This is a predicted structure of a 349-nucleotide part of an RNA (small-subunit ribosomal RNA, central domain) from an uncultured bacterium.

Context: one part of a larger RNA
RNA sequence: UUGGGCGUAAAGAGCACGUAGGUGGCUGAAUAAGUUGGGUGUGAAAUUCCCGGGCUCAACCUGGGGGUGUCAUUCAAUACUGUUUAGCUAGAGUAGGGAAGAGGGAAGUGGAAUUCUCGGUGUAGCGGUGAAAUGCGUAGAUAUCGGGAGGAACACCAGUGGCGAAGGCGGCUUCCUGGUCCACUACUGACACUCAAGUGCGAAAGCGUGGGGAGCAAACAGGAUUAGAUACCCUGGUAGUCCACGCCGUAAACGAUGAAAACUCGAUGUUGGGGGGCUUGUCCCCUUAGUGUCUAAGCUAACGCGAUAAGUUUUCCGCCUGGGGAGUACGGCCGCAAGGUUAAAACUC
Numbered sequence: 001u002u003g004g005g006c007g008u009a010a011a012g013a014g015c016a017c018g019u020a021g022g023u024g025g026c027u028g029a030a031u032a033a034g035u036u037g038g039g040u041g042u043g044a045a046a047u048u049c050c051c052g053g054g055c056u057c058a059a060c061c062u063g064g065g066g067g068u069g070u071c072a073u074u075c076a077a078u079a080c081u082g083u084u085u086a087g088c089u090a091g092a093g094u095a096g097g098g099a100a101g102a103g104g105g106a107a108g109u110g111g112a113a114u115u116c117u118c119g120g121u122g123u124a125g126c127g128g129u130g131a132a133a134u135g136c137g138u139a140g141a142u143a144u145c146g147g148g149a150g151g152a153a154c155a156c157c158a159g160u161g162g163c164g165a166a167g168g169c170g171g172c173u174u175c176c177u178g179g180u181c182c183a184c185u186a187c188u189g190a191c192a193c194u195c196a197a198g199u200g201c202g203a204a205a206g207c208g209u210g211g212g213g214a215g216c217a218a219a220c221a222g223g224a225u226u227a228g229a230u231a232c233c234c235u236g237g238u239a240g241u242c243c244a245c246g247c248c249g250u251a252a253a254c255g256a257u258g259a260a261a262a263c264u265c266g267a268u269g270u271u272g273g274g275g276g277g278c279u280u281g282u283c284c285c286c287u288u289a290g291u292g293u294c295u296a297a298g299c300u301a302a303c304g305c306g307a308u309a310a311g312u313u314u315u316c317c318g319c320c321u322g323g324g325g326a327g328u329a330c331g332g333c334c335g336c337a338a339g340g341u342u343a344a345a346a347c348u349c
Stems, first nucleotide, its partner, number of pairs: 003321004007303002012317001014201004021194003025088007033081002035077007042069001049065006091191001092188005097182003103177007110154001115149007125136002162169002206247006215241002220236004258316006266294012278281001298305002322349003331342004
């Protein structure tokens, strides 16, 4: 390479948009590029293969035949693919009508709690632990009542509930804004799927500038524990956590399961929408889009998966190819840096 694979053995890119490329619904007509068949030409000779012949055999020599091509040209065929053209509506989309939602951005605002602060009451302890101590407190703490300040997070509702492409999103109100679902019509008429390159988004931590700082808390300090204790426990505590703008671009970024489409027994719960039924109910049935559980066939090394497939198929992309060396070195690109990304070899088992 071929082949075989990618939930857990190596392997699905963190997620999306999207160019080239690849692939593409139904019905006519035209064409004949691919495709199929025939003819002609050519594919030198030698070589190779087959059948013969000649050296006593063989090697060797030699006659005939076969074979050899993305070949050229010509005639024909038209199912499929392509191209052109005319249509269609089942894919896709648009409009009109409804619906749910922590989807996103901005501004405003609320209560509980922690801390600090001011004042009152009040007196000797508080705090903390396995037990203690460090720490705080007669300069009046802890406790309790009232006033004030400030920051951060939103109890109950809350739910294998909802929304989002993923990361993720949760007090309330307003404004701006994206997507989704359902039913019925009308319209466009294949406008689609996937996607190298590219572009955008992307938790936490970290970085830059300027703010902010209640609580928590790397580092750090002290007290314990211990043989030691650079820890676990305790008392403190700075970056950080928060905001604005700009970087970083990584995670067990996980469903460890790429996207899209079709097909394939059932049962049961739940969320949003629609329809129907009667006995009008805290009811039942059907349907559709999600989200769960159990299971048949089938698949799987097993575990398990099982209409939300890991079943049966199609299209396109990404990735894997023994362990270590190594996701490292070197080089390139990106970054302020931290580092990221691309990515070997020697050697060794």
The coordinates come from a structure-prediction model, not an experiment, and the mean pLDDT is 89.